Predicted 3D model of a 363-nucleotide RNA (Bacterial RNase P class A) from a Burkholderiales bacterium. The organism belongs to Burkholderiales, within Bacteria. Its Rfam family is "Bacterial RNase P class A". It is annotated as a ribozyme. Its mean pLDDT, the model's own confidence on a scale to 100, is 78. It is recorded under the gene name rnpB. The sequence is in RNAcentral, with records from ENA.
[in-house]
RNA sequence: GGAGCCGGCCAGGCAGCCGCCGCCGCCUGCAGUCGAGGCGGUGGAGGAAAGUCCGGGCUCCACAGAGCGGGAUGCGGGGUAACACCCCGGCGCGGCGACGCGACGAACAGGGCCACAGAGACGAGUCGCACGGCUCCGGAACACUCGCAAGGGUGCUCGGGCGUGCGGGUGAAACGCGGCAACCUCCAUCCGGAGCAACACCAAAUAGGCAAGCGUGGCGCGCAAGCGCCGCAGGCCUGCUCGGCCGAGCUUGCGGGUAGGUGGCUAGAGCCCUGGGGCGACCCAAGGCCCAGAGGAAUGGCUGCCGGACCCCCGCGCAAGCGUGGGCUCGCACAGAACCCGGCUUACCGGCCGGCUCCCUCU
Numbered sequence: 001g002g003a004g005c006c007g008g009c010c011a012g013g014c015a016g017c018c019g020c021c022g023c024c025g026c027c028u029g030c031a032g033u034c035g036a037g038g039c040g041g042u043g044g045a046g047g048a049a050a051g052u053c054c055g056g057g058c059u060c061c062a063c064a065g066a067g068c069g070g071g072a073u074g075c076g077g078g079g080u081a082a083c084a085c086c087c088c089g090g091c092g093c094g095g096c097g098a099c100g101c102g103a104c105g106a107a108c109a110g111g112g113c114c115a116c117a118g119a120g121a122c123g124a125g126u127c128g129c130a131c132g133g134c135u136c137c138g139g140a141a142c143a144c145u146c147g148c149a150a151g152g153g154u155g156c157u158c159g160g161g162c163g164u165g166c167g168g169g170u171g172a173a174a175c176g177c178g179g180c181a182a183c184c185u186c187c188a189u190c191c192g193g194a195g196c197a198a199c200a201c202c203a204a205a206u207a208g209g210c211a212a213g214c215g216u217g218g219c220g221c222g223c224a225a226g227c228g229c230c231g232c233a234g235g236c237c238u239g240c241u242c243g244g245c246c247g248a249g250c251u252u253g254c255g256g257g258u259a260g261g262u263g264g265c266u267a268g269a270g271c272c273c274u275g276g277g278g279c280g281a282c283c284c285a286a287g288g289c290c291c292a293g294a295g296g297a298a299u300g301g302c303u304g305c306c307g308g309a310c311c312c313c314c315g316c317g318c319a320a321g322c323g324u325g326g327g328c329u330c331g332c333a334c335a336g337a338a339c340c341c342g343g344c345u346u347a348c349c350g351g352c353c354g355g356c357u358c359c360c361u362c363u
Stems, first nucleotide, its partner, number of pairs: 001359010012306007020044009046334001050345002053343005058195004070191005075089005090104001091102004105186002110184002112180003122176001127167006136160004142155005199263004209254006217230005232247001234246004270289003274285004307332001308330002311327003314323003
C1' cells in the first nucleotide's frame, strides 16, 4: 500500500420565523375544583419505531390431581423473567487465514421413502461365469418298455427354473444390522385460552324493560262502524296572559346497554458513569438521571449559512484518483411510536473508532 474478518458508534450541523402534542409555573376568570384563553419554561420517533416470527410482563376467562390429544424444542455446560435468543466448549462443513455456518437425540421398537442410472434400492434381485443338487417345466435323438395303432411311460442328454460362490457394470448408496426422522414415529424437556379493540369506571339522545303518579270521561243519535255536543292529563302557535287548534296518552324514577368520555398509559427485567466478580453471555454494589405519550392519531412547514452525495464541465495525473475549481439536483439512506419489554428476521446513501487476518513493497 492492497484485499478482507469481527465488534462498537453516528444517521446531516447551526440559526431565524410560523405552527402541532404532553407537562410545569404565572395571569384572566371562579366561592372552589375541573375545563377554557393568554404568557413563559420544558420534553417531543428508530436502529430498525417495520415484519408481527418467537419469549415474557400485564389484564380477563378457565383451572383439585392425573392422563389422552395437540404444539414447540433437541451435542455438553452456562446466562436470563423467559425463549426457537445469547455465551463458552465439542463435533461436522466452508475459507490460505482472521472467521463464518450447522433442528447436531434415536435408524437392532415399528411403518414409510430412496430421483436418474442400473438386472436389482433393502422382508431383495439374476447381466455374465463356475460348481452343485434335483426332476418342477419344455425340446430333440437314442435305448428299454406298454399298446393292433394313434400314442404313453422310464432312462440318458440339452435348456429354463433352483442352490452356492465369484465377477463386470450402474449409482450418493449394491445387501453391510445401507441412507433419510426439516416423513410418520420413539425418547427427553417445556407449554392453559384470548388479547390494550385486554380490562375497569362515568354516561347523552332515541328505542326497548321495570315501577310510581296523572289521564284514558259524560250525554245524545245509530243494529253497527261512526257522528255531534260538553269536558279532559298533556302538546303546538308562544317567553307570559287571553284566545285558537290538536288531543290518548303524558310525567317522573330505576336498571341494562350504545354513541361519547376517563383510566389502563408509560419510573421501567429503565438509562449513564464508576468499582467488583466471571474466559464470556451476564451478575452485584455505590452514585447520578427522568428520557414522546398521541389516539382518526402531535413530533411539521418556510428560509439562510456550512457540511455531504449523484451527474455534467474544467484543471492535474500513465492510471487508480485528486482539486478551499464551476454548474445542476437532493434537505439528504432505510424508514414514522400506538400497552410495555427481551430477542430474531428483513430494509438501509454514507461515515467514524477499535481489534485481527492474508498478500505485496521498503527499511